[in-house]
RNA sequence: CCCGAGGUAGCUCAGACCGGCUAGAGCGAUCGGCUGUAGACCGAUAGGUCGGGAGUUCAAAUCUCCCCCUCGGGA
Repeated sequence: CCCGAGGUAGCUCAGACCGGCUAGAGCGAUCGGCUGUAGACCGAUAGGUCGGGAGUUCAAAUCUCCCCCUCGGGA
């Protein structure tokens, strides 16, 4: 330098193909129940400028452009 995959909650990821449901799941955290205590189990709650910026659109995690970062391949 070229090609490909990826970046969404503290962690691991879905959702993108085909724009429109109030952005979700598991684990973790907090609170409560249970328990002699803890774990397990049950219930509830909080937690997101969807990597950054711009554009298109009535509407963008999703489409377009630029940039940053991670991984793989090639030269």